Two RNAs folded together computationally: RNase P RNA and transfer RNA, 499 nucleotides in total.
RNA sequence: CGGGCCGGUCGGGCGACCGCGUCGUACGUCGGGCAACUGGCGUACGCCGAGGAAAGUCCGGACUCCACAGGGCAGCGUGGUGGGUAACGCCCACCCGGGGUGACCCGCGGGACAGUGCCACAGAGAACAGACCGCCAGCGGCUCCGGUCAGCAAUGACCGGAGUGCGGGUAAGGGUGAAACGGUGGUGUAAGAGACCACCAGCUCCGCAGGUGACUGCGGAGGCUCGGUAAACCCCACGUGGAGCAAGGCCAAGAGGGUCGCGGGAGACCGCGACCUGCGCGAGCGUUCGAGGGCUGCCCGCCCGAGCUCGCGGGUAGGCCGCUGCAGACGGCUGGCAACAGUCGCCGUAGAUGGAUGGUCGCCGGUCGCACUGUCGAGACGCAGCGUGACCACAGAAUCCGGCUUACAGACCGGCCCGUUCC
RNA sequence: GUGGCUGUAGCUCAGUUGGCAGAGCACCGGGUUGUGGUCCCGGGUGUCGUGGGUUCAAGUCCCAUCAGUCACCCCA
Numbered sequence: 001c002g003g004g005c006c007g008g009u010c011g012g013g014c015g016a017c018c019g020c021g022u023c024g025u026a027c028g029u030c031g032g033g034c035a036a037c038u039g040g041c042g043u044a045c046g047c048c049g050a051g052g053a054a055a056g057u058c059c060g061g062a063c064u065c066c067a068c069a070g071g072g073c074a075g076c077g078u079g080g081u082g083g084g085u086a087a088c089g090c091c092c093a094c095c096c097g098g099g100g101u102g103a104c105c106c107g108c109g110g111g112a113c114a115g116u117g118c119c120a121c122a123g124a125g126a127a128c129a130g131a132c133c134g135c136c137a138g139c140g141g142c143u144c145c146g147g148u149c150a151g152c153a154a155u156g157a158c159c160g161g162a163g164u165g166c167g168g169g170u171a172a173g174g175g176u177g178a179a180a181c182g183g184u185g186g187u188g189u190a191a192g193a194g195a196c197c198a199c200c201a202g203c204u205c206c207g208c209a210g211g212u213g214a215c216u217g218c219g220g221a222g223g224c225u226c227g228g229u230a231a232a233c234c235c236c237a238c239g240u241g242g243a244g245c246a247a248g249g250c251c252a253a254g255a256g257g258g259u260c261g262c263g264g265g266a267g268a269c270c271g272c273g274a275c276c277u278g279c280g281c282g283a284g285c286g287u288u289c290g291a292g293g294g295c296u297g298c299c300c301g302c303c304c305g306a307g308c309u310c311g312c313g314g315g316u317a318g319g320c321c322g323c324u325g326c327a328g329a330c331g332g333c334u335g336g337c338a339a340c341a342g343u344c345g346c347c348g349u350a351g352a353u354g355g356a357u358g359g360u361c362g363c364c365g366g367u368c369g370c371a372c373u374g375u376c377g378a379g380a381c382g383c384a385g386c387g388u389g390a391c392c393a394c395a396g397a398a399u400c401c402g403g404c405u406u407a408c409a410g411a412c413c414g415g416c417c418c419g420u421u422c423c
Numbered sequence: 424g425u426g427g428c429u430g431u432a433g434c435u436c437a438g439u440u441g442g443c444a445g446a447g448c449a450c451c452g453g454g455u456u457g458u459g460g461u462c463c464c465g466g467g468u469g470u471c472g473u474g475g476g477u478u479c480a481a482g483u484c485c486c487a488u489c490a491g492u493c494a495c496c497c498c499a
Base pairs, nucleotide, nucleotide: 001419002418003417004416005415006414007413008412009411010410012364013363014362015361016360017359018358020049021048023046024045025044026043027042028041029040030039031038032037051394055405056404058403059402060401061400062399063244064243065242066241070300071299072298073297075240076239077238078237079236080094081093082092083091084090095109096107097106098105099104110235111234115233116232117229118228119227132174133173134170135169136168141164142163143162144161145160146159147158148157149156150155182200183199184198185197186196187195201225202224203222204221205220206219207218208217209216210215248321249320250319251318256277257276258275259274260273261272262271263270264269279313280312281311282310283309284308285307292304293303294302314498315497326348328347330345331344332343333342334341335340365392366391367390368389369388370387372385373384374383375382424495425494426493427492428491429490430489433448434447435446436445442479450466451465452464453463454462472488473487474486475485476484
C1' cells in the first nucleotide's frame, strides 16, 4: 500500500420564528362543598419531552387475576460440558464436528445394536441384500466335430472337445446409483470370499494418565466391520398450571324494572322529580338423577354450585388508580480467562389515550456528481482550494425490565490476519 | 395485547405418507373468413412470497423474515 476478520461508539450541530404534550406557578372564568378545600376550561411563564433498534412479538421474568388439593396419563418445550443470571431457547468459557492459507466463522450438537416406517429413478440386487454380464467345477438332454469298438451297410454304443439350455457355486471384475455390507497386498481355492494372515481405517470393551466435566492421550483385547434418515413416528433425560395492563381494582352513566312524592285526568293511565336495582325477548340444556365452573386436554379425586349455551334486539362508547425510580446508567477499585459479581462515587423529570416530541428559514458539517484554479507532470490519475447541484438513513414510546432477531444514508475508534514492496 | 389463516402461471384455485408442478379462464402461434368474432389444431408462459438449513432429493419438513387478512374489550 492492497485485501480481509472481529469488537465498540455515534447516528447531524447552532440560531431565529411558529406549533404540540405532561407537570408546576400565577391570573381569569365556570362549577362542587356548611367549611377546610377541591374540580373543569382558557391565558402567560418555567422545567422536561423517543430509540439503538422504541420495530417484529420470537423467548424469559416482574406485576395482576383465576376460591392455592392434588395424583396419573397425554400434550408442549429444551437437548455437548461447565459456569453466569431474577429467569431464559440468552450470554461467557471450553469440548466435538465442519469451513477458511489465516485472523476467524458456522452447528435444532442426546439416542439409528428398544421398536416401526421411508430410501423415487436407475440398477441383477436398497437392508439379517443381490447372480444381469463375467468366472468356476459337475450332472443330464440336444446339436456339431474328432477318435475307438460292433456291423456288409444304414446305424448304434463308448470316450474326448466345442456350442447351447437347465439347475448349482462365487460378491474378486464390469455396469447402476446419493448410498452396494471396510481398504491394500498376500495365503488359500475348481473359481472365490475376513475364510485366514500382515499393515491401514473405523467400532466396541478393558486398563492407565490428564481434566470439575464434555472429552483427550497412551497401551491392550475382540474379525466386531454394524448403511442413511429422529428438522419421520418414537425412546431417553430435564423442565412445564392458565391467562394477560384489552391483567386487575374503584367510581359514574344508560336501556329496563320497582317504591315514594308532586302535577294532570272521570278513569285506565300519563308527565316530572328523588331513591333502590342494573336491560329485554326467544330456543335448548339443567337445579341433589347436578348443567356449568374451579390449575387449560383425558381419567381419578376434591371444592364451589343455580344457572349455562346459542340467536335476535336495546343501551353505554366516560373518569380515576394500576403508571413509571429501578434485577437503572456511567466511572473507579477488588475478584474472575470471560459472561458477571461485590463495593465506593456520581448521575438520571416522556407518560400520551384518536394518541404530544413537529414544521419553515439561515449558517455550519458529511457523502457523491459536474465545472474552474493551483500543484507534480509530456498528459492523465491523484492531491489541495473554490463554486454549484443532489442527497443525509432505518424508524417512532403506550405496564415495566432482561435478551434474541430484523431494518439502517453514513462517520469514527481499537485489535488482529493474509499478500506485495522497502529498510 | 392475544390467537388464527393465506401467499403456487396474467387471474381464480388444486397439489399428503418428501420423488419429473397441474386445472379452468386468459395469453401466444397456425387454420377457417374478404376482415373480426365463434369454431378447430398446437403451445406452459412458473425465483412455489423471500433467505438459510435438514435430506441423495423440499411447493411439502425445520428456522428466520416480508406482505395481506380475520377474530377477541363494557352492561356479559
It holds a member of the Rfam family "Bacterial RNase P class A". Its family is annotated with ribonuclease P activity, dimeric ribonuclease P complex and tRNA processing in the Gene Ontology.